[in-house]
This is a predicted structure of a 72-nucleotide RNA (transfer RNA) from a Candidatus Giovannonibacteria bacterium.
Rfam family: tRNA. Rfam describes the family as follows. Transfer RNA (tRNA) molecules are approximately 80 nucleotides in length.
Its mean pLDDT, the model's own confidence on a scale to 100, is 82.
Taxonomically the source falls in Candidatus Giovannoniibacteriota (Bacteria, Bacteria candidate phyla).
RNAcentral records the identical sequence in 4 taxa.

RNA sequence: UCCCCGGUAGCUCAGCGGUAGAGCGGCGCCCUGUUAAGGCGACGGUCGCAGGUCCGAUCCCUGCCCGGGGAG
Numbered sequence: 001u002c003c004c005c006g007g008u009a010g011c012u013c014a015g016c017g018g019u020a021g022a023g024c025g026g027c028g029c030c031c032u033g034u035u036a037a038g039g040c041g042a043c044g045g046u047c048g049c050a051g052g053u054c055c056g057a058u059c060c061c062u063g064c065c066c067g068g069g070g071a072g
Base pairs, nucleotide, nucleotide: 001071002070003069004068005067006066007065010024011023012022013021018055027041028040029039030038048064049063050062051061052060
C1' cells in the first nucleotide's frame, strides 16, 4: 500500500430497506421464615463518524476512524 471480516444497551450478540431486540449484568416488585433459585416490570441505544441514494437507511453506495485476519 492492497484485499476480507467486524464496530448495534454496561458485556456477549441478533436484526440486513418500513417506528431497534434477546441473553447476561444492574434496579424495583412478587415468591420464601431468610438467602439462593424462579416469576414479573421498568430503565438503559446519536446502530463508529461524515456525506449520498431513497417516500423512508442499523440495513444500499462513497470517504474516513477503530479492532481482527490475509497478500506484498